[in-house]
Context: one part of a larger RNA
Molecule: small-subunit ribosomal RNA, 5' domain
Organism: metagenome
């Protein structure tokens, strides 16, 4: 000099864009952060509508009724493995780069073949019981895209070559024909089953790179290799039995300490050095330790089980919980924000869709924490005013500075006006595809109708008036900037050299000056 997720002191006008617990992976009150689908299902607690009945104050109350819109709880499906947080652990099973073969992959895309006919349950519900609660138990009824057989199987998988494995329906529309008036039948869409390929995602293997310590020199028995077996989606001591005695190491094994890694960031002419906040990729973790279940995917932050510590409830028998999600609280600390708004946009989950959910996200609030921009006026003005300070008492300086005169009005203020972020979806319609079909559905085009948290926003116009807006550090040398007074080795200063003991440009104050400026200094840290 440059830099910082900074802090402290003094000071502080505006705007934009960023950033904001680096410490206790300490403990957490409260609210929210993952739901959705009635076009899978039985139903109907509540709300609204319709129908029926009763009372009567004739427009209210009560009762019945799933008939309709819908829908709490329940069965079922998909999603809760993403998104969000943190950096404890990990010196290597991580990460980075380059390769590899023995694998899986829900939703999505392309293609092929199908989707027939049955059965028995369990919730909800009803009844009964236990418990303070959390909750649990018994009996009975019932539906399904829940569960289980059967038939079918081009191709596919396993095989001891005999054989074995695998399907589900729901919704929209309809001219003939049939009809028990439900529908059959046809067709379209969504689903389901099996198979092939793709895409995406994931698992595994190899090599090289990857901090300090030798005051750590030897380490290793599933250890190193083989065979048989098991296990996995998959290779493999991954596991097991037997056999062999190997494997690693001064090119630093093992041990100890420290640490998430990278793209990058800071600095530097470069080479290097230091760091790894925000943003992006990967990894690991979710009170601590262990375990599996479900599932395409987890050994699962807001799932389950066990153990432990802690906190809470309790009728003392027993139960409940996990902010390293967003806010917020206590604590620690030099130190780090609101218990805000909205799903309008982007994206995600579910759904045919409307839509619902979304502390992801987009915004707003707080903070000079940083960067950038703007302003605090402009011109003129010598009687060189007054005052201050210095003085050799003549004057010098503050100083065109002020006053005065003439202008301007950025920003802030008040009033008005006001884009873009909005594309869609929906509705109407045109031709096309599909179809027996002019219906329905699908993609495309045209028209129409709305949807904004931010937002009293941006931008623009008008109004008034210089009006509301400057400080901080330094002035002995390094280092730009000097005098007076006070003090008297005292009080004090100080980055280094060093100042101060009666004329201190070095301490304190004043006048003046220098530097930077909404900041300026100090401290800490890196180059």
């Nucleotide at each position: 000099g440059a830099u910082u997720g900074a802090a402290c002191g003094c000071u502080g006008g505006c705007u934009g864009c960023a950033u904001g617990c680096u410490u206790a992976a300490c403990a957490c009150a409260u609210g929210c952060a993952a739901g959705u689908c009635g076009a899978a299902c039985g139903g109907c607690a509540g709300c609204g509508c319709g129908g029926g009945g009763a009372g009567c104050u004739u427009g209210c109350u009560c009762c019945c009724u799933g008939g309709c819109g819908g829908c709490g709880a329940g069965u079922g499906g998909c999603g809760g493995a993403c998104g969000g947080g943190u950096g404890a652990g990990u010196a290597c099973a991580a990460c980075u780069u380059a390769g590899g073969a023995a694998u899986c992959u829900g939703c999505c895309c392309u293609u092929u073949a199908g989707u027939g006919g049955g059965g028995g349950a369990c919730a909800a519900c009803a009844c009964g019981g236990c418990g303070a609660a959390a909750g649990c138990c018994g009996u009975g009824c019932u539906a399904a895209u829940a569960c289980c057989g059967c038939a079918u199987a081009c191709g596919c998988c396993c095989u001891u070559c005999g054989g074995g494995g695998g399907a589900a329906g729901c919704g929209g529309g309809g001219g003939a024909u049939c009809u028990u008036c439900g529908g059959a039948c046809c067709u379209c869409g969504c689903g389901c089953u099996a198979a092939a390929g793709g895409a995406u995602g994931a698992g595994c293997c190899u090599a090289a790179g990857c901090c300090g310590g030798a005051u750590u020199a030897g380490c290793u028995u599933g250890u190193u290799g083989g065979u048989g077996g098991g296990g996995u989606a998959a290779a493999g001591g991954c596991c097991u039995a037997c056999c062999a005695a190997g494997g690693c190491g001064a090119c630093g094994a093992u041990c100890c300490g420290u640490a998430g890694c990278u793209g990058g960031u800071c600095u530097c002419a470069g080479a290097g050095g230091a760091c790894g906040a925000u943003c992006a990729g990967c990894c690991a973790c979710a009170c601590u330790g262990g375990g599996a279940c479900u599932g395409a995917g987890a050994c699962a932050c807001g799932g389950c089980c066990c153990a432990g510590a802690c906190u809470c409830c309790u009728a003392c028998g027993g139960g409940a919980g996990g902010c390293a999600g967003c806010a917020g609280u206590g604590g620690g600390g030099a130190a780090u924000a609101u218990u805000g708004g909205a799903c309008a946009a982007u994206g995600g989950g579910c759904g045919a869709a409307a839509g619902c959910c979304u502390g992801a996200u987009c915004c707003a609030g707080c903070a000079a924490u940083g960067c950038a921009g703007c302003g605090u006026g402009u011109g003129u003005g010598a009687a060189g005013a007054a005052g201050g300070c210095c003085u050799g008492c003549g004057g010098g300086u503050u100083g065109u500075a002020a006053a005065g005169c003439a202008c301007u009005u950025u920003c802030a203020g008040u009033a008005g006006a006001g884009a873009a972020g909005a594309a869609a979806a929906g509705c109407c319609u045109g031709g096309g595809g599909u179809u027996a079909a002019u219906a329905a559905c699908c993609a495309c085009g045209g028209g129409u109708c709305u949807u904004g948290a931010c937002g009293u926003a941006a931008c623009c116009u008008a109004c008034a008036g210089a009006a509301g807006a400057a400080g901080c550090a330094c002035c002995g040398g390094c280092u730009a900037a000097c005098u007076c007074c006070g003090u008297g080795c005292c009080a004090g200063c100080a980055g280094c050299c060093g100042c101060g003991g009666u004329a201190a440009u070095a301490c304190g104050g004043a006048g003046g000056g220098u530097g930077c400026g909404a900041g300026c200094g100090u401290u800490a840290a890196u180059c």